[in-house]
RNA sequence: ACGGGAAUGGUGCAAUGGUAGCAUGCGGGUCUCCAACACCCUUGAUCAGGGUUCAAAUCCUUGUUCCCGUGCCA
Numbered sequence: 001a002c003g004g005g006a007a008u009g010g011u012g013c014a015a016u017g018g019u020a021g022c023a024u025g026c027g028g029g030u031c032u033c034c035a036a037c038a039c040c041c042u043u044g045a046u047c048a049g050g051g052u053u054c055a056a057a058u059c060c061u062u063g064u065u066c067c068c069g070u071g072c073c074a
Stems, first nucleotide, its partner, number of pairs: 001070007010024004018054001025043001027041004047063005
């Protein structure tokens, strides 16, 4: 440099046009002599800009970051 893939709560994953959910974690509670386990509650997110659409995490475009492969120079 080229090609491909990815980016969603603290973490790991869903949602494939219809208005973001699950698990785990933090915090609180029940239980327990205390703790752990178990159960309940709560918390918190779509990488950034633009576009299409009645409606965008999702489609288009540009950029950023990361991963894989190929190539060039040294």

Record summary: A computed fold for a 74-nucleotide RNA from a bacterium, annotated as transfer RNA. The sequence was found in a public genome assembly. Rfam family: tRNA. It is annotated as a transfer RNA.